This is a predicted structure of a 1529-nucleotide RNA (small-subunit ribosomal RNA) from an uncultured bacterium.
It matches the Rfam family "Bacterial small subunit ribosomal RNA".
The coordinates come from a structure-prediction model, not an experiment, and the mean pLDDT is 84.
The sequence is in RNAcentral, with records from ENA.

RNA sequence: AGAGUUUGAUCCUGGCUCAGAAUGAACGCUGGCGGCGUGCUUAACACAUGCAAGUCGUACGAGAACUCUUUAGCUUGCUAAAGAUAGUAAAGUGGCGCACGGGUGAGUAACGCGUGGGUAAUCUACCUCUGAAUUUGGGAUAACAUUGCGAAAGCGAUGCUAAUACCGGAUAAUAUCUUUUAAACUGCGGUUUUUAAGAUUAAAGUUGGUCUCUACAUGUAAGCUUAUGUUCGGAGAUGAGCCCGCGUACCAUUAGCUUGUUGGUAGGGUAAUGGCCUACCAAGGCAACGAUGGUUAGCUGGUCUGAGAGGAUGAUCAGCCACACUGGAACUGACACACGGUCCAGACUCCUACGGGAGGCAGCAGUGAGGAAUUUUGCGCAAUGGGGGAAACCCUGACGCAGCAACGCCGCGUGAGUGAUGAAGGCCUUAGGGUCGUAAAGCUCUGUCAAGUGGGAAGGACCUGUAUGGUAAUAAUACUAUCAUACACUGACGGUACCACUAAAGGAAGCACCGGCUAACUCCGUGCCAGCAGCCGCGGUAAUACGGGGGGUGCAAGCGUUAUUCGGAAUCAUUGGGCGUAAAGAGCGUGUAGGCGGUCUCGAAAGUCGGACGUGAAAUCCCAGGGCUCAACCCUGGAAUUGCGCUCGAUACUGCGAGACUAGAGUAUGGAAGGGGAGAGUGGAAUUCCCGGUGUAAGGGUGAAAUCUGUAGAUAUCGGGAGGAACACCAGUGGCGAAGGCGACUCUCUGGUCUAUUACUGACGCUGAGGCACGAAAGCUAGGGGAGCGAACGGGAUUAGAUACCCCGGUAGUCCUAGCCGUAAACGAUGUGCACUUGGUGUAGGUGGUUUUUCCGCCUGUGCCGGAGCUAACGCAUUAAGUGCACCGCCUGGGGAGUACGGCCGCAGGGCUGAAACUCAAAGGAAUUGACGGGGGCCCGCACAAGCGGUGGAGCAUGUGGUUCAAUUCGAGGCUACGCGAAGAACCUUACCAGGGCUUGACAUUUACCAAGUAGCGAACCGAAAGGGGAGCGACCCGUUAAAUCGGGAGGGUAAACAGGUGCUGCAUGGCUGUCGUCAGCUCGUGUCGUGAGAUGUCGGGUUAAGUCCCACAACGAGCGCAACCCUUGUCCUUAGUUGCUAACCCCUCACGGGGUGCACUCUAAGGAUACUGCCGCAGGUAAUGCGGAGGAAGGUGGGGAUGACGUCAAGUCCGCAUGGUCCUUAUGCCCUGGGCUACACACGUGCUACAAUGGCCUGUACAAAGGGCAGCGAUACCGUGAGGUGGAGCAAAUCCCAUAAAGCAGGCCCAAGUUCGGAUUGAAGGCUGCAACUCGCCUUCAUGAAGCUGGAAUCGCUAGUAAUCCUGGAUCAGCAAUGCCAGGGUGAAUACGUUCCCGGGCCUUGUACACACCGCCCGUCAAGUCAACCGAGUCGAAUGCAGCCGAAGCCGUUGCGCUAACCCCGCAAGGGGAGGCAGACGCUCAAGUUGUGUUUGGUAAGGGGGACUAAGUCGUAACAAGGUAACC
Repeated sequence: AGAGUUUGAUCCUGGCUCAGAAUGAACGCUGGCGGCGUGCUUAACACAUGCAAGUCGUACGAGAACUCUUUAGCUUGCUAAAGAUAGUAAAGUGGCGCACGGGUGAGUAACGCGUGGGUAAUCUACCUCUGAAUUUGGGAUAACAUUGCGAAAGCGAUGCUAAUACCGGAUAAUAUCUUUUAAACUGCGGUUUUUAAGAUUAAAGUUGGUCUCUACAUGUAAGCUUAUGUUCGGAGAUGAGCCCGCGUACCAUUAGCUUGUUGGUAGGGUAAUGGCCUACCAAGGCAACGAUGGUUAGCUGGUCUGAGAGGAUGAUCAGCCACACUGGAACUGACACACGGUCCAGACUCCUACGGGAGGCAGCAGUGAGGAAUUUUGCGCAAUGGGGGAAACCCUGACGCAGCAACGCCGCGUGAGUGAUGAAGGCCUUAGGGUCGUAAAGCUCUGUCAAGUGGGAAGGACCUGUAUGGUAAUAAUACUAUCAUACACUGACGGUACCACUAAAGGAAGCACCGGCUAACUCCGUGCCAGCAGCCGCGGUAAUACGGGGGGUGCAAGCGUUAUUCGGAAUCAUUGGGCGUAAAGAGCGUGUAGGCGGUCUCGAAAGUCGGACGUGAAAUCCCAGGGCUCAACCCUGGAAUUGCGCUCGAUACUGCGAGACUAGAGUAUGGAAGGGGAGAGUGGAAUUCCCGGUGUAAGGGUGAAAUCUGUAGAUAUCGGGAGGAACACCAGUGGCGAAGGCGACUCUCUGGUCUAUUACUGACGCUGAGGCACGAAAGCUAGGGGAGCGAACGGGAUUAGAUACCCCGGUAGUCCUAGCCGUAAACGAUGUGCACUUGGUGUAGGUGGUUUUUCCGCCUGUGCCGGAGCUAACGCAUUAAGUGCACCGCCUGGGGAGUACGGCCGCAGGGCUGAAACUCAAAGGAAUUGACGGGGGCCCGCACAAGCGGUGGAGCAUGUGGUUCAAUUCGAGGCUACGCGAAGAACCUUACCAGGGCUUGACAUUUACCAAGUAGCGAACCGAAAGGGGAGCGACCCGUUAAAUCGGGAGGGUAAACAGGUGCUGCAUGGCUGUCGUCAGCUCGUGUCGUGAGAUGUCGGGUUAAGUCCCACAACGAGCGCAACCCUUGUCCUUAGUUGCUAACCCCUCACGGGGUGCACUCUAAGGAUACUGCCGCAGGUAAUGCGGAGGAAGGUGGGGAUGACGUCAAGUCCGCAUGGUCCUUAUGCCCUGGGCUACACACGUGCUACAAUGGCCUGUACAAAGGGCAGCGAUACCGUGAGGUGGAGCAAAUCCCAUAAAGCAGGCCCAAGUUCGGAUUGAAGGCUGCAACUCGCCUUCAUGAAGCUGGAAUCGCUAGUAAUCCUGGAUCAGCAAUGCCAGGGUGAAUACGUUCCCGGGCCUUGUACACACCGCCCGUCAAGUCAACCGAGUCGAAUGCAGCCGAAGCCGUUGCGCUAACCCCGCAAGGGGAGGCAGACGCUCAAGUUGUGUUUGGUAAGGGGGACUAAGUCGUAACAAGGUAACC
C1' cells in the first nucleotide's frame, strides 16, 4: 500500500467481498510447563446453607454453668457449703460504628455526567492547632425478681437498681440575637472588621500514680498529678449540599408546549438559595439555534481501531451518579429518606395449633433457571486498609493468597552435532527415475522443563514485651507518656520461590490451508450425485475447487470457525466527493428569517493572534531509568493531556460603533423594438350544415375492400344563408416573456427590456429554509356553446385471435365565463448572481464614426464553428460543462417503491412529504469490435427474371423414416443425411440373431518348466459343421559324437505375463473430410492517434472476376489468400516413325495399307512457339481501366481441371487407420452351422421406364472416343429361336480380343387406340456363375400385358459444344440385384430486357437493451411452491394522558374531656393545680387499588390486494433494428 467481482474486450460510475488489528467471547480439533492478568455480556430471574459489622468492663448495674478441690451429712453415690472456674460466658443500659468498605447498572437524555466557575446562600462527627471551662442538684428506667397471654414471633403487669442514659439550677465569651459607632471591600444585593448597651445559651466523668499539704491515722478519702473524655468558642483539614457557562444519542412520519405554569409581594420550610410549599397580584414563560412527545442509553478517565481527522465502545482498574424484591414514607443521626434498619401497601416464598407470623445474595462462595457461554459452598487476617478500644485485642468473603478454566498476554521446552547403501516403506512416474530425505537408523553429545532425592522458615513488619539511655510532667532518682538502640515474639501463601544432586533423549505437536484474491500440487475415488463456497464460482467420467492418500505452505500449545468493532471505504468526503448523459438542479418567480457582502478614516477590542498563571485526579498511552534470569508484569521520574478559566498585550483581517465616498444598486430625462399581459370590437379564406338552380349514377374509402352516402337525386357545380373554431402567405435556429407560453386586424388599460445623455440618492446589494404568486395538456364543478377534430362506444376490414394499427360513424372533451386541480421528457435533462479567461462567422434592437452607399466600432440579445482549459468519454467552450467567490436545492448500489403507514392539501381523480422487511451481485454511463435489422448506399452469383428440360401424379429400382422381428448390425440428419460409408450383403463379407463349441486363445512377444515315438500326417467313431477323438505312419536344421551321443534351434505341451474386442466416449484426440466458398478476404511489423478496448494501414474517388490495379491519404512496408507458375484442350513448328499412317512408286487380290517402299499427311508423344490490351481509334484525370477495330487458330482470365487464406459449425468419422481414458477377460474375445441385414398397412428423397407419331416396329446402311484383358479378353468355325454351349487362333496389347456404337440416314408398316404405345406383374421352359441360387442372383425364350393419355400445392438443373438427347467403356466383381457411380465420345439448341423482388455473399455507413451474437434478447397475465411486509370484522396484552372514586403508613397542622416521674405554684405531708409531653380523634397531602374516556405500541386473525424468489408450465409479443403502428413522459 491494495485486490477480486458488471463487459466479447475497454474506460468510468457504483455497490458487494477479501487481505489487517482487536475481544470479558463461544464452538470444533488438539493440548507439555511456568509467570502475570481475566472470568454471568443472558433473567435488576428465584434462591437452600454458611459466612460478609461490630466493638468498648479504662461509661454502668447485675452476673451463671459444666468441671475441679476441700469440708459436712451420710441411704458410698447423692445432697449441702466454701474455694477455684470468674467478675469469665451469655444477656442488658450507655458510647462510637453501622451513611465507609463490597455489589449491580434497572431507572435516568438530566446540572445525571464531564469541564470551568460561584456559594457575599451553606453544613461538616471522628482528626489537627488554639482559647476558655469541666460547677451544683434531681427523678427515673432496662437488666434482674415475681407473674400473665401466645403454637410461635413476641407482648404485658407488679417490684428493685446504676451510669459518660435523662432532667433542672449556677456561671460564661471573640458564640447567637436586637439596637448602635466607625472603617475597608463590593459582584452594589451585601460582606468583613470595629465601638457601646441589653438579652439568650454549657458540661460527665473514667483509668493509673502519689501522699508534700488536710481528714481519719495500716492505709484510704479529699487533694495533687498523668492519661483520656465532656462543654462553649475560633481556625484548619476533609467530606458534603446548592447554583451557573459550555459540552453530552436518534426520530420533524413528534410542531406547538405550559396554570405552580412565568414573575412579583408576604409567610412557611431547609444547614442553605429558590414556586421548594402556601396565600394574593400580574399574564407571563419555552420553541425551527428544535420546545413538547417518542425511542434508546448510566456518564467519565479511558479502551479498540485509524497516518490523522474521526468512528466504535464504556468488562476488569479509577472518579461521579443511581439502585438494593416492587411502590410509597418518614425516624434516628454530623451525614440516610439507609443493600445485610423501621413503618405501610403489593407480588412471591416459607412456618403455623389457622388466631397469626417470618423473609429479601444487584456482599463472598454456592443452587436452580435462562443461555453459545463465565470458577471453589477453599485458606488467612501474616501483609495493606477499615470499625471499636487507652491498649492487649476483637471484627473485617474489603483484602492477601490458593483452587478451576489455553479465556488473554508473555516466556520456555518437545533436543544438538554428525550421518548417503541417498536403507526399508509410502507416494508419484515418461518405468529411466523423482520425492518424503540427513529425515530415520547408527555414532558422538547436552541436560532446559517434567520426575526423584536433599537443602531452603532466604525475601516479605510493625505492634507489643524486656533491657539500656534521652526528654516531658512532678515534691520525686516512683509512676506515667514519648523517642532511640538491642534482644525476644508473630507467615495464610508454603516445604512455595530458588539452589544442588541423581537418572535419562528418555515423558511432551498439533491445527488450518494449497482454483484466483493468497504462501503452497499431484494421484485415486465420485460423476450437477455426494458435497464445497468469504467474493468470483467449482462438481454433468481425465475435478490442483468435493472426499481420501502422498507432498507442500502458514502459524504453533495452539490452530481454525462463528459473532462483533474500527480499518481498507475519498462508500456521508472538515481534512476529503459529487449533480448535461452514470444517483442527483426544486416547473418558475417573488420574498421573510438566515448566510454572505464595495472604497476610505477614526474608536473600542467580541472573534483572531501572542505571553504569563490556575486547572486539566491517579492509573493508562509515550520517553528515560530501575526491579522480577528475559519478557509479559511492576516501580520511579519526565513528557503529554490538542480543553476550560483568569490576566497582560497586539489590532492586519472579520464583526461592532461613528463619519465620509461613488465604481455595485436605484431614480429622473430623450429615443427604440416587440405574437409580453388583460378587456372590447372588426375581418376574410376554408370545413360543415340549410335553402334554391344545373345535372345523373355513382360517390367515398383502401394495400385491396367493406361498412357508409346516393334515383326520396348524392358526388360535382353555381347562387344565397347559418354557425363555431382556427388565423394560410408574411414566418426567419427571427421577436417578447420568470417559466408555462404568446401569431388575422383595430381601440383602451397595463408589465418588463434595451440604448443615449447628463443630473441625483449613497451600499439602499446577492442569495434565499419556510411563506406567497404564477404554472402546458388532460381532468373536476356550475352555466353557456358546439363547425371541424375526436378518448369511450358502434360498425366494416385485417388476423390463428385483433377488445389494436386501416376505414365509416361518433359522445365526453376541445371553445367561452366563474372556480378548482398543481402535475409533464414542466429539457439546455445544465439553480441564481457577480467577476475573469484566445478567436471566427451569421442574425435582432439601439447607438457612435462616416454620413452617399459600402464599411469600421460600442452596448444588449440570439445562433453556428472552433482554441486553451475541463470531461469517463461523448462533448462544453465569453450564452462554459473553463477559472474563482456567495447563497439555495438535491444525491449516496439495483429491485421492493415514489409503494405502505401517518400527516397536510384536494369535490374527486389524486398531489406533497415518504420508509421498512425481504431480495440480487450487480443495476448503470460513454465509447470499441463484431453480429444482426421486415435500416440505408454500392456490387456480385443460374439468385431472380428470360428460356430449355425435369421432379412432385404412374409402375419399377434404390436409400431413408416408421413399423415388424430372435435379429431385421452400425453410422450419416436442413442447406452440408437419405443410388450416403457400400467401387458389388446367397455362404464368406458380417460387426446382428439362434444354436453348437474353444479358453494363453484365430494372431504377437517374453520367461520358466515339461515331454522324446517329438513336430508333422492323421484312419475308425460322435457331430450340421466347428470341435472332440485318437489306431496308425512319422521327421528336420546347426554344432558335436563311435552312436537318434550330447547340447542348441524350429515345432509341441503346461504355467505366467499377456493376447483379443467393429465394446463406450468424434464433447479427451491425431489424421482425413464436408460447408460457408474459389467468396475476396484474413493479418503482421514499425510509425501515428486514443487514458483504454482499439483505430489508422484495409477508409475515400475510379476500376476489376479479384484487398485486381491507379490516384489520393499519417501512414510506410510486409505476409497468408487473388492472379500467375502445373495438367488438359484449341493453332503452328521441330524431333521421332511402330504395332500408327498411305500422298507418290511397286506387288498381291473379287475386295482390303494385306505386303514392299515411304514418314509427305493424319495420328502418336516429347520439346518449343503463340495472346501481351502488344497495335489503332474513342472515353477516362496525359492514370488504372473500359468500349470498338485490325490482325489472328484463339482476344481481353481462350475453354476445362488441379489448387480451398484466417477462421466458422464442440459439423462428420474411435466401424478405414492411429490414439488417451474407461469397460469385458471360460467372454463384450475366438470358431462353426443356420438365419438376418432383402421383412412391409405406410411416408419421404434420389433415379429408371413410360404415357407415344419429332413416335413404335421391321429391313438395310454410315460415322466415334476413351478404356479393359493371363485363374484374363477370347476371334474364325459349329450347335441352339435365344441366353448360351463346343472349341480354341491370336493377344501381357497404337499389333489380338472385348467390339455390332446408338441416335442418324434410306425404305416399309402402324393411324390416334390404353393402341404394333407402355412394359409392371404372373405362369411355363431354359441358360450361366458358384460347395450352394428356398429365404435371396443375373440372363434367355414363349405366354401374360397392370398402372400410366404429360402430372395439385410446391420444387430442381442448366448461359455453349452447355442444356437436352444417343450410345460406349471402366472400377468393385465367381456371379449379380448397376436404372447407381466414374469416364468417353455422337447429335446439338433456346434465352438473359434487366437487378424492383426471393435466396446466398462482399464493402461502406447507421441503430441496437444482441455477444451462446435475431434460432438473440425480453414483457405482462395465468398456474405451482416458498418467504417477508401491508390492509383487515375483531381479539389479547403493555405503556401512558386526562377526569373521577377510594385512600394505608408517615410527615405536618388542629384538637387532645383520656394518660402523665423530673420544672413551677399551693401544701408539713399526702395530695392538688399549672407548664410540658403521650395515646387518641380530625384535617391536608399521598402510594397502591378502582371507574370512565383517550393516545401510543406489540402479538394474533377469517379474508384481501400487491411484492420478492424459484433449470426446462400456459397464453400471447409489448420493448431492444424504422422491433415490423418510432419510442418515451